[in-house]
Context: one part of a larger RNA
RNA sequence: UGACGGGGGCCCGCACAAGCGGUGGAGCAUGUGGUUUAAUUCGAAGCAACGCGAAGAACCUUACCAGGUCUUGACAUCGAUCUAAAAGCACUAGAGAUAGUGAAAUAGUUAUAGAGAAGACAGGUGGUGCAUGGUUGUCGUCAGCUCGUGUCGUGAGAUGUUGGGUUAAGUCCCGCAACGAGCGCAACCCCUGUAGCCAGUUACCAGCAAGUGAAGUUGGGGACUCUGGCGAGACUGCCGGUGACAAGCCGGAGGAAGGCGGGGAUGACGUCAAAUCAUCAUGCCCCUUAUGACCUGGGCUACACACGUGCUACAAUGGACGGAACAGAGGGAAGCGAAGGAGUGAUCUGGAGCGAAACCUAGAAAACCGUUCUCAGUUCGGACUGCAGUCUGCAACUCGACUGCACGAAGAUGGAAUCGCUAGUAAUCGCGGAUCAGCAUGCCGCGGUGAAUACGUUCUGGGGCCUGUACA
Numbered sequence: 001u002g003a004c005g006g007g008g009g010c011c012c013g014c015a016c017a018a019g020c021g022g023u024g025g026a027g028c029a030u031g032u033g034g035u036u037u038a039a040u041u042c043g044a045a046g047c048a049a050c051g052c053g054a055a056g057a058a059c060c061u062u063a064c065c066a067g068g069u070c071u072u073g074a075c076a077u078c079g080a081u082c083u084a085a086a087a088g089c090a091c092u093a094g095a096g097a098u099a100g101u102g103a104a105a106u107a108g109u110u111a112u113a114g115a116g117a118a119g120a121c122a123g124g125u126g127g128u129g130c131a132u133g134g135u136u137g138u139c140g141u142c143a144g145c146u147c148g149u150g151u152c153g154u155g156a157g158a159u160g161u162u163g164g165g166u167u168a169a170g171u172c173c174c175g176c177a178a179c180g181a182g183c184g185c186a187a188c189c190c191c192u193g194u195a196g197c198c199a200g201u202u203a204c205c206a207g208c209a210a211g212u213g214a215a216g217u218u219g220g221g222g223a224c225u226c227u228g229g230c231g232a233g234a235c236u237g238c239c240g241g242u243g244a245c246a247a248g249c250c251g252g253a254g255g256a257a258g259g260c261g262g263g264g265a266u267g268a269c270g271u272c273a274a275a276u277c278a279u280c281a282u283g284c285c286c287c288u289u290a291u292g293a294c295c296u297g298g299g300c301u302a303c304a305c306a307c308g309u310g311c312u313a314c315a316a317u318g319g320a321c322g323g324a325a326c327a328g329a330g331g332g333a334a335g336c337g338a339a340g341g342a343g344u345g346a347u348c349u350g351g352a353g354c355g356a357a358a359c360c361u362a363g364a365a366a367a368c369c370g371u372u373c374u375c376a377g378u379u380c381g382g383a384c385u386g387c388a389g390u391c392u393g394c395a396a397c398u399c400g401a402c403u404g405c406a407c408g409a410a411g412a413u414g415g416a417a418u419c420g421c422u423a424g425u426a427a428u429c430g431c432g433g434a435u436c437a438g439c440a441u442g443c444c445g446c447g448g449u450g451a452a453u454a455c456g457u458u459c460u461g462g463g464g465c466c467u468g469u470a471c472a
Stems, first nucleotide, its partner, number of pairs: 001472002003469003007466002010464003015457002019421005026312008034303002042053002064298007073121001077120002081115003089102005123287002126285003132281002134276003137272001139270001144183006150159003163174003189264004194232001196230005204221002208219003235258001238252005314414001318373006330361003335354002340349003380411001385406007427449007
């Protein structure tokens, strides 16, 4: 100097407590372990692996396995030499890769195209993340980590950065052998909350007209909503108290907003030889008729079991049926697809309009108003199974999603234990998007309805300060 302490005091955070809702029990979805397998490709491993890489495994993807094939190669550069063809099309064989045969009009190109021996070389999702770059997680958005000069110490080092207050903060004030400075904090950036000014189409419609079964539909308007640009606004600025005449803290006024207004982006020096050689790049090692390449089929979807993360429930604050409201944010051309028509439905037909403040997606759902069920394994719950269908796609057997009818399992609120959350939050309700031919209970967003509790810091666990030490 660190690390550690069953040392001290101080402070903080959904850390505990106070509350609300879960997980752990059931069924299913998904990931993992294990087992199995020809293969079940590989990676991730306490927190910080396990709905993770994967924003989407039927073929492809695909890296794995079986079989069939190729060997200058699927891809790149050079290449003696050759070409009116090559590619594409048709036929034959084949599971296909591939091999063979045939026809050939036109366009286009004369080397900048195509083929191509030998060989240089290609290729590798082969190994090493403990050889690396880059990127990322984590402590942690925690308040820390350092430097120059000076001073102190033989030195390692110390001081500054400790102390008294204060803050979300090494934030600020005061003091002080320190005086300054840097990376962090804060601010500058974006969204949101208020009003104003400017502008006004595709948005809007108060007043004035026209018009309708209805309708901003039309003339028009620039008021309102909204859109989107500009500045304004909040600074402890004002008042009172408190404090050390400080920094600040407490209360109040005004205000849309009050003491960081709310949210996001932003992650210091470093830690974990943390993760990634399978995004990419890359040293070294290894393979080179194979550890490279192509194809068909299979596998990644297996199943005695164990764990994680979720979805749906166990019902009456509910289920079913009918009626009738109110969003936001997105997406759309190989696309979104309206009206109308067919079907119980998935869907089909149809094709208007729209490169979209215009048209479509698009009926928001919970809520609300009625009717019914009356506490049951039920009109709860929907797994599983049978049959019949729809759609995508060469192709739904392995192995897709959805629909209808029938079937109607477990499950009556879950042991020990354990998780999230402090406000427009939890809980609950639906909507959209990426990926994507098809496939979402996952992920990323969006709005609707909308709580309870926080006495407090004894305890649990973590961070900072002082101190002790036989440890380094």
The part of an RNA shown here (small-subunit ribosomal RNA, 3' major domain) has 472 nucleotides and comes from an uncultured bacterium. It matches the Rfam family "Bacterial small subunit ribosomal RNA". Gene Ontology terms of the family: structural constituent of ribosome and ribosome.